[in-house]
The RNA shown here (small-subunit ribosomal RNA) has 1518 nucleotides and comes from an uncultured Caryophanales bacterium.

RNA sequence: AGAGUUUGAUCCUGGCUCAGGAUAAACGCUGGCGGCAUGCCUAAUACAUGCAAGUCGAACGGACAUAGCAAUAUGUUAGUGGCGAACGGGUGAGUAACACGUAAGUAACCAACCUUCAAGACGAGGAUAACCACUGGAAACGGUAGCUAAAACUGGAUAGGAUAUUUUAUCACAAGAUGGAAUAUUUAAAGGUGCUGAAAGGCACUACUUGAAGCUGGGCUUGCGGCGCAUUAGAUAGUUGGUGAGGUAACGGCCCACCAAGUCAACGAUGCGUAGCAGCGCUGAGAGGCGGAACUGCCACACUGGGACUGAGACACGGCCCAGACUCCUACGGGAGGCAGCAGUAGGGAAUUUUCGGCAAUGGGGGGAACCCUGACCGAGCAAUGCCGCGUGAAUGAAGAAGGUCUUCGGAUUGUAAAGUUCUGUUAUUGGGAAAGAACAUCAUAUUCAGGAAAUGGGAUAUGACUGACGGUACCCAAUUAGAAAGCCCCGGCCAACUACGUGCCAGCAGCCGCGGUAAUACGUAGGGGGCGAGCGUUAUCCGGAUUUAUUGGGCGUAAAGCGUGUGUAGGCGGUUUAUUAAGUCAGGCGUAAAAGAUCACAGCUCAACUGUGUAGGGCGUUUGAAACUGGUAGACUUGAAUACGGUAGAGGUAGGUGGAAUUCCAUGUGUAGCGGUGGAAUGCGUAGAUAUAUGGAGGAACACCAAUGGCGAAGGCAGCUUACUGGGCCGGAAUUGACGCUGAGGCACGAAAGCGUGGGGAGCAAACAGGAUUAGAUACCCUGGUAGUCCACGCCGUAAACGAUGGGUACUAGGUGUUGCGGGUAUUGACCCCUGCAGUGCCGCAGCUAACGCAUUAAGUACCCCGCCUGGGAAGUACGGUCGCAAGACUAAAACUCAAAGGAAUUGACGGGGGCCCGCACAAGCGGUGGAGCAUGUGGUUUAAUUCGAUGGUACGCGAGGAACCUUACCUGGGCUUGACAUAUAGAGGAAUGUGACAGAGAUGUCACAGCCGGGCAACCGGCCUUUAUACAGGUGCUGCAUGGCUGUCGUCAGCUCGUGCCGUGAGGUGUUGGGUUAAGUCCCGCAACGAGCGCAACCCUCAUUGUUAGUUACUACCAUUCAGUUGAGGACUCUAAUGAGACUGCCAACGACAAGUUGGAGGAAGGUGGGGAUGACGUCAAAUCAUCAUGCCCUUUAUGACCUGGGCUACAAACGUACUACAAUGGCCAAUACAAAGAGAUGCGAAGCGGUGACGUGGAGCGAACCUCAGAAAGUUGGUCUCAGUUCAGAUUGAAGUCUGCAACUCGACUUCAUGAAGGCGGAAUCGCUAGUAAUCGCGAGUCAGCAGAUCGCGGUGAAUACGUUCCCGGGUUUUGUACACACCGCCCGUCAAACCAUGAGAGUUAGUAACACCCGAAGCCGGUGGCCUAACCUGAAAGGGGGGGAGCCGUCUAAGGUGGGACCGAUGAUUGGGGUUAAGUCGUAACAAGGUAUCCCUACGGGAACGUGGGGAUG
Repeated sequence: AGAGUUUGAUCCUGGCUCAGGAUAAACGCUGGCGGCAUGCCUAAUACAUGCAAGUCGAACGGACAUAGCAAUAUGUUAGUGGCGAACGGGUGAGUAACACGUAAGUAACCAACCUUCAAGACGAGGAUAACCACUGGAAACGGUAGCUAAAACUGGAUAGGAUAUUUUAUCACAAGAUGGAAUAUUUAAAGGUGCUGAAAGGCACUACUUGAAGCUGGGCUUGCGGCGCAUUAGAUAGUUGGUGAGGUAACGGCCCACCAAGUCAACGAUGCGUAGCAGCGCUGAGAGGCGGAACUGCCACACUGGGACUGAGACACGGCCCAGACUCCUACGGGAGGCAGCAGUAGGGAAUUUUCGGCAAUGGGGGGAACCCUGACCGAGCAAUGCCGCGUGAAUGAAGAAGGUCUUCGGAUUGUAAAGUUCUGUUAUUGGGAAAGAACAUCAUAUUCAGGAAAUGGGAUAUGACUGACGGUACCCAAUUAGAAAGCCCCGGCCAACUACGUGCCAGCAGCCGCGGUAAUACGUAGGGGGCGAGCGUUAUCCGGAUUUAUUGGGCGUAAAGCGUGUGUAGGCGGUUUAUUAAGUCAGGCGUAAAAGAUCACAGCUCAACUGUGUAGGGCGUUUGAAACUGGUAGACUUGAAUACGGUAGAGGUAGGUGGAAUUCCAUGUGUAGCGGUGGAAUGCGUAGAUAUAUGGAGGAACACCAAUGGCGAAGGCAGCUUACUGGGCCGGAAUUGACGCUGAGGCACGAAAGCGUGGGGAGCAAACAGGAUUAGAUACCCUGGUAGUCCACGCCGUAAACGAUGGGUACUAGGUGUUGCGGGUAUUGACCCCUGCAGUGCCGCAGCUAACGCAUUAAGUACCCCGCCUGGGAAGUACGGUCGCAAGACUAAAACUCAAAGGAAUUGACGGGGGCCCGCACAAGCGGUGGAGCAUGUGGUUUAAUUCGAUGGUACGCGAGGAACCUUACCUGGGCUUGACAUAUAGAGGAAUGUGACAGAGAUGUCACAGCCGGGCAACCGGCCUUUAUACAGGUGCUGCAUGGCUGUCGUCAGCUCGUGCCGUGAGGUGUUGGGUUAAGUCCCGCAACGAGCGCAACCCUCAUUGUUAGUUACUACCAUUCAGUUGAGGACUCUAAUGAGACUGCCAACGACAAGUUGGAGGAAGGUGGGGAUGACGUCAAAUCAUCAUGCCCUUUAUGACCUGGGCUACAAACGUACUACAAUGGCCAAUACAAAGAGAUGCGAAGCGGUGACGUGGAGCGAACCUCAGAAAGUUGGUCUCAGUUCAGAUUGAAGUCUGCAACUCGACUUCAUGAAGGCGGAAUCGCUAGUAAUCGCGAGUCAGCAGAUCGCGGUGAAUACGUUCCCGGGUUUUGUACACACCGCCCGUCAAACCAUGAGAGUUAGUAACACCCGAAGCCGGUGGCCUAACCUGAAAGGGGGGGAGCCGUCUAAGGUGGGACCGAUGAUUGGGGUUAAGUCGUAACAAGGUAUCCCUACGGGAACGUGGGGAUG
């Protein structure tokens, strides 16, 4: 520090996910030791049991025990009394608050214990518990009478203090504070112990009282700070303030009476929800974000609610009273209780420990002290819960062992790893030694100091004595054995680490992307590897990465995002200059910022964790300065802004008047059969006279031309002419004011169309509606009609793609060129032209910006100020709530759930019922066919035991097959074989090889018999061949062409496809290859940020057409002979043959063209612009075809899916399709005569003549391995004859009979011949195919395959046309441009209803919990107030009785908890039914959108419709 994921690829936007750190954690697997920490996050749920607060006899009287004869002493302690129990310990429920933090204030306050100072402690009195007696009660606990003490209680005196009044001084910013004086009122006390002394007394210590201070702790007040929701906007009656009284330690509506009507709130009151706060902790570069366990500070609470008492302090965790819930005891009358103390239990939960030891240390309470108490605390126990440290051994050791795994079978790897050898002993084990933590206090002894008459006593020092839970622990020493001690996760990318097997979209994995459908590095296992290590993974949560809420540090034209527009309030920001101030700002000092933690430095435990010591601190407060900037105050200025003045353009607005054209209607005339409408029609109108035409009239709405990239307005918007009223702008000069400005949350106003209300109006148009068409349907597009509406007035609505998808203002930053308005300058008679200023409105363009597109002085550039808005897609601009509206609806505006994308711009393709250019037998123009018939052949289908398999849109179907009777043959039936029909090797046995015959059988085969006896070597033996046995293996036309090679088809013989370097672009990519011409051609030329090159095109190759040379046999024959005959002699001229040349190149001429490339025409030429034909097939596409040509991976089979044999099948046949053949006839059929080819083939062959047969053919065997012989008479043609338009003298299927040939064999199932038979068929519907010249058409010939079989295929020649205007249309292709939501690429993508399953959610008659208030009722305990009668020791009075004062119980009253009743509010749960939403491989209906998506799309609105949607009005261009 980044990475993965949207795409075919790219850049951007944007979300999701990962790598890091952390935890009071839990779970899974595993687990050796030690140190230091931590350990109910859930039920503030309920608690058994024990312990957690007592102590003092030196305050008091008793009682008891012990000792003593006793006095008495010592000890114990129930009660009175004192102090403590308000600390310590726990928890976080409540609390959004002066609760907390921080900084101040208290001149508005308090204080027990402790410290210091000053003063004092006088003198009286009455009770009461304990105890005893009686007595109630189950108990808890009491009652009555009697006795007694105090440091308990009550008066009095005195002091000081306090309060009030008067007065005075000092201080203070103020309210006021402090001191002095006088008067009045009020208010204190207690002893105990020790020493001394005969006593009185004295002394010491301690306790006590008053006052003044201190320490420490607290109360109260204030500034500032820290949560969410505005779908919580108004809240508040003791409320805000005042006066007076009360109350408190103290201020205060804290409380009360009266008076006033205030107070808080958009800088967020009130309400609701949530929450203890902080030091700090985690994370982060920081700013921040999240948290509030342990430790520390503060607060709150103690079963729930209320209350006070005591006290210095509480409204009190282990106190009291009351109410409530719960639990327990009970004799039923009544009582008892509160673990959120330490342990522990139950429950809850994913989950959190021992009913331990000790007061030795630290600290606390009491005491004079000893000492007692202390679950605070110190320790131990349990738990890998965390952090830190150590160990599980070290060195050596290659035969690279065995085993495992993989393998190309060679090896590689595990791996120095192990074994083996030599060592060590940390930890663990055993034994031995052995700390620190202990300082006190107290006591003893000694010394010393102050005071004192002395003694006790006090202070200080020294020595000694005494005290350890942990624990015989840490640590040390010795001994012994490598012995007792390694796992977990991962290995597709992110992300370090790969192979095999199993599985086969199954089982499973998964954080994201995604793996798995037979070769899975992604599942499971194994081997190997990587990471961490007594742990490792997973889950959960927080921060980070995330600049993904952006202060640091983001955005808003098109990705999410500028309010429809203006006006203006609060607020924010603000021109030049002078002086002053010092709030902001800056600097210095001081205070505070608890400790711990963190940082830095050092130190202590062997190190570390842990711990100690010392440094540091940006906040707040205070104080002293500075004065540039911001702010405040005072003054000035003119440039911002505004006003006045002079001009000026305009569909700016409102109201009135008025005009012509056109549509429709009415009346009348003319006139006659149609009009209208469409792609084509029909509905409709018209003989009752339409349309058309003419005249007149009525009425409403809108304003042609001018007209524009024009003008005006804030926007919406505004258009005939004219009048009135009226708003704003611009220009000019510079008269006035003197910052008056900019923006603008709320507010207010305006705001297209549609729509709503009331009343008018209504010509045209036109939702809805009706009819006609179209269509599979057509609730649409098209047509005919047509109502709301459109128009006017008034009132609502408040939305649009209300758009420049671009908020407003100011300033700055190259230019060029139009246009509108107003000026200036030069020149001119004037107009134009030219130069120039301001204000608008357009285009182009630099810098700059931008993801790109693009923007670019009218910014999307550079800056400042203010407002609005955005934060992944969907759910959704929806639900609920609220506000507005007559309604429609508008504004505000979520969540659950779901997805890993959604999106922007640009790129390359592909596609378009987009455009341009061009080509092709693509159409057109022609000729001939197919589709109809019969038959042949192939296919689908059907059938079958089998009808083997493959090909099956174009690009399968006379295709693989160039030839199925057996064989072929792969299929079926049946029969037999198993190392095999075929190959290699090893070992054993036997034999030459091999051949012949017989029998059985359908044959394969089986049985038997016989013949034969290999080569080399002297030999042993070796080699070859055969049989047999065994083992490896053979074999497979079995599967997968979607695992493959090779070969092939198709686009397409189309003109394309690429590369290097350079350049352009962030990039994908582009350029080159585009453009202008031209070509059959990316062919060539020119131009050009390109320059070159490659594969294709062309050419080179073959063949045909002309010709030279050479050569003439089997070919040829002009001349000379010769013959029936080039037959023979002869010839080398010709034809021909076959080798080598020539020839054609737009070379020449003209025109056109750009002076090019080239095109057109011409000449010459056998041939002319590629001369004709062939071979030749770029990059690639179709998972195209082929595992059955061949080869081949994997899988399957192995007495069978192999191999052999017999017979059968591939030849079946209702109907269907393709491709051929033959025909339907007279351009013909038949008969007769007669002419002219080319190219081939031939020895298991072609086979002549002759003879036989009607013929197929037979016989025959000449010649020929072929320019020689044979196949082999070419046919159409020509000549003559006949037939005469018929199912025929056409056509030949089918069938019968008889034959021929091939072949082991023609039954299934061959071809041919003869005679006889003589079917359909009279030119073929929709549709469709081929062909552009020696072509189509037509005619025959040959060859391959082959024993035989050709209507097929491949070749050959003969005869030999027609037509092409042209490129609008159909099909295919090339190129360019455009659109795109497609990229599996239009056979694409994709929308909505309906049906099904599941999920969350809204509404819902209601039902049922909870919360906080309100009104009324009732009203415990208790404080306060009152009080007739009652009770009453202390004081007063009185001789006494009694009375008084004061107090108490009781009663009454105010307040008030719980409770009750009631109507509402809010918030949950649930609810028949219902609404939409989401998700879900293969459901239904359509096809709305993406291309002009087939009616351009979209926005607002209204109506309609199964549904997507359609239509009307207005708007946008995306």
Description
It matches the Rfam family "Bacterial small subunit ribosomal RNA". A reference for the family is Yusupov et al. (2001), "Crystal structure of the ribosome at 5.5 A resolution", Science. Its family is annotated with ribosome and structural constituent of ribosome in the Gene Ontology.